This is a predicted structure of a 73-nucleotide RNA (transfer RNA) from bacterium UBA1459. It matches the Rfam family "tRNA". It is annotated as a transfer RNA. It was read from a public genome assembly. Its mean pLDDT, the model's own confidence on a scale to 100, is 82.
[in-house]
RNA sequence: GGCAAGUUAGCUCAGUCGGUAGAGCGGCGGGAUCAUAAUCCGUAGGUCGUGGGUUCGAUCCCCACAUUUGCCA
Numbered sequence: 001g002g003c004a005a006g007u008u009a010g011c012u013c014a015g016u017c018g019g020u021a022g023a024g025c026g027g028c029g030g031g032a033u034c035a036u037a038a039u040c041c042g043u044a045g046g047u048c049g050u051g052g053g054u055u056c057g058a059u060c061c062c063c064a065c066a067u068u069u070g071c072c073a
Stems, first nucleotide, its partner, number of pairs: 001072007010025004019056001027043004049065005
């Protein structure tokens, strides 16, 4: 430098024929226990990488850029 895949919650990852975005773990609060852990209940947490375009409406489609990983040179 070229090609491919990825970028969504603190972490690991789902998801959507375009219509208010989810799980597990973790955090916080509570129940239970003599007490702690496990377990159970509840709760907070998101510019869906950035900018632009299409659309009534974009996390999803199109373009550019950034960035990560892999392959090739």